[in-house]
Context: one part of a larger RNA
RNA sequence: CUCUCGCUAAGGAACUCUGCAAGUUGACCCCGUAACUUAGGGAGAAGGGGUGCCCGCGUUAGGUGAACUCUUUUACAGGGCUAGCCGAGGCGGGUGGCAGAAACCAGGUCCAGGCGACUGUUUAAUAAAAACACAGGGCUCUGCUAAAGGCGAAAGCCGAUGUAUAGGGCCUGACACCUGCCCGGUGCCGGAAGGUUAAGGGGAGGGGUUAGCCAAAGCGAUUUGGCGAAGCUCCAAACUGAAGCCCCAGUAAACGGCGGCCGUAACUAUAACGGUCCUAAGGUAGCGAAAUUCCUUGUCGGGUAAGUUCCGACCUGCACGAAAGGUGUAACGAUCUGGACGCUGUCUCAGCGAGAGACCCG
Numbered sequence: 001c002u003c004u005c006g007c008u009a010a011g012g013a014a015c016u017c018u019g020c021a022a023g024u025u026g027a028c029c030c031c032g033u034a035a036c037u038u039a040g041g042g043a044g045a046a047g048g049g050g051u052g053c054c055c056g057c058g059u060u061a062g063g064u065g066a067a068c069u070c071u072u073u074u075a076c077a078g079g080g081c082u083a084g085c086c087g088a089g090g091c092g093g094g095u096g097g098c099a100g101a102a103a104c105c106a107g108g109u110c111c112a113g114g115c116g117a118c119u120g121u122u123u124a125a126u127a128a129a130a131a132c133a134c135a136g137g138g139c140u141c142u143g144c145u146a147a148a149g150g151c152g153a154a155a156g157c158c159g160a161u162g163u164a165u166a167g168g169g170c171c172u173g174a175c176a177c178c179u180g181c182c183c184g185g186u187g188c189c190g191g192a193a194g195g196u197u198a199a200g201g202g203g204a205g206g207g208g209u210u211a212g213c214c215a216a217a218g219c220g221a222u223u224u225g226g227c228g229a230a231g232c233u234c235c236a237a238a239c240u241g242a243a244g245c246c247c248c249a250g251u252a253a254a255c256g257g258c259g260g261c262c263g264u265a266a267c268u269a270u271a272a273c274g275g276u277c278c279u280a281a282g283g284u285a286g287c288g289a290a291a292u293u294c295c296u297u298g299u300c301g302g303g304u305a306a307g308u309u310c311c312g313a314c315c316u317g318c319a320c321g322a323a324a325g326g327u328g329u330a331a332c333g334a335u336c337u338g339g340a341c342g343c344u345g346u347c348u349c350a351g352c353g354a355g356a357g358a359c360c361c362g
Stems, first nucleotide, its partner, number of pairs: 001357008010348002014346001019343001027051005036041001038174001052095006062086003068080004072075001108341007115333002120132002136172007149158003175328004180258003185255002187251002190248002194246003200240002205235005212227006259277005286320001287317001298314005
């Protein structure tokens, strides 16, 4: 010097990102306990007091209950009564110690706020949380020989030996008060008049092939050119032909969206009011420098001697906002933030002690 412990004058968070760590508190009995509240809680709130041993009250309360005695349903029966033994708790008095829950084990507390209602769950081995889940709420699908949905080339199985008070999907997340406007786009549901539209049907018309016919050339054999039935074959128009799409409606606890400029009141400032442009509609209630605020340490108030954090307001919301829910909320939390009391070697500022290392010798 390092580690693990113990103690420390005066001060007591001045330490530090942060009281991290360590301390304080701690058991039982009694007294006594606020705001708030979903009336259950909050509560072990907070804050106080007591605790050993001896004597007395004391034949304490209570327990057990031999012997004795009574009864009959004669039994290892039931009842009465006490002797003896055990014996909490309470009150009064006394007593020694630094110290009586004498060691070990065994809440620090309070105030305010954010988030999440809660108990739970999670990144086995860097994250336990405001993340996930959750009861509760909503939308939607599903009517059953074979649901919807899912696994599986299939057989088959799950759903379910269930049947809409059931099952699946998605969102929200106790409770309280609520949940505004927009259906133009996208999605979904409904509609079927019109437009578009596949295979198929249909087959106008056309092409190929050639039995034959015609023409020309040649003495002839034949050659060249043209036309061309039937059959076979190829192409194929009109017309016909569903869903879908276009179209018409509905639907936002479906995906989503929820404006700009200018002017105006008898100080100024501001604008209840007016004008204008655009839109499907222009953000309602509530909240708001917020887990959201860039400018920003906004401004004011509180707390401090001093406060980029914190709490309460204001509203100029860069860029809150109503089930990707809005705003509250008792209780709860190894959650996060700010403050206070208590207490302390966290610190001023270091010292001493114990054990184990480091170092030296062996």

Predicted 3D model of a 362-nucleotide part of an RNA (large-subunit ribosomal RNA, domain IV) from a bioreactor sludge metagenome. Model confidence (mean pLDDT): 87 of 100.